[in-house]
C1' cells in the first nucleotide's frame, strides 16, 4: 500500500460439543468483510455473571473472576514490491 502477482483468513447461518453465561472448539455451508481479520490480554473499552460480599429482599451494586485480538492503542512475526 497498487484497478499488480501468487495467495491467505473467514462474518452471518446450520449442526455437534464445552461453558451458569459472555463466549470458545470442530464440521458444513456461504462470503460480511479484512494489508496483518497472523500471534500476545500489557493499557483503555465493551460483554458476562456461577459462587463470595451487600440488602428487608433485589440490583452487576462491590471485590475478585471469565470473555472479546473481527473495538482501539501497544508489542512480536510475515508474502509481494508499483507510486
Nucleotide at each position: 500500500g497498487a484497478c499488480a502477482a501468487g495467495g491467505g483468513c473467514a462474518a452471518a447461518c446450520c449442526g455437534a460439543u464445552c461453558g451458569c453465561a459472555a463466549g470458545g472448539u470442530c464440521g458444513g455451508c456461504a462470503a460480511c468483510g479484512c494489508a496483518a481479520a497472523g500471534c500476545c490480554a500489557a493499557g483503555g473499552g465493551c460483554c458476562g455473571a456461577c459462587g463470595g460480599g451487600g440488602u428487608a429482599a433485589c440490583a452487576g451494586c462491590c471485590g475478585g473472576c471469565g470473555g472479546c485480538a473481527g473495538c482501539c492503542u501497544g508489542g512480536c512475526u510475515a508474502c509481494c514490491g508499483a507510486a
The RNA shown here (c-di-GMP-I riboswitch aptamer) has 83 nucleotides and comes from a soil metagenome. Of the family's consensus pairs, 90% are formed in the model. The RNAcentral record of the sequence draws on MGnify. Its mean pLDDT, the model's own confidence on a scale to 100, is 82.